This is a predicted structure of a 90-nucleotide RNA (THF (Tetrahydrofolate) riboswitch aptamer). The sequence was found by an Rfam model in a public genome assembly. Rfam family: THF (Tetrahydrofolate) riboswitch aptamer. Rfam's curators write: Tetrahydrofolate (THF) riboswitch was first reported for Ames et al. as an RNA motif in 5' untranslated (5'-UTR)regions of folate transport and biosynthesis genes in Firmicutes genomes.
RNA sequence: ACGUGUAUAUAGCUGCGGCGUUAAGUGCCGGCGGAGAGGGGCCCGCCGGACGAAAAGCAAAGCUUGCGGUCACAGCUGUUCCCCGCGCGG
Numbered sequence: 001a002c003g004u005g006u007a008u009a010u011a012g013c014u015g016c017g018g019c020g021u022u023a024a025g026u027g028c029c030g031g032c033g034g035a036g037a038g039g040g041g042c043c044c045g046c047c048g049g050a051c052g053a054a055a056a057g058c059a060a061a062g063c064u065u066g067c068g069g070u071c072a073c074a075g076c077u078g079u080u081c082c083c084c085g086c087g088c089g090g
Stems, first nucleotide, its partner, number of pairs: 002089005010078006017071002019068003028049007038084004055065004
């Protein structure tokens, strides 16, 4: 150097129900904890920071339609990751 093992998950679409639109959430940075795990990226939760938006209609309590790289669940399809280390093989 080569092969293999060691491997958490994930992407898109659809349906339904929510949240926000008085800006949370998503995404980004840092920290802490957890899970998995040999270690890290990744995953989950929390805290802090920076950045940042699409609203509109209706006769009314309110409702409706949009919008958000929005949240959960369900179904279908695709897919089973990367680096280091370690083991095995030739």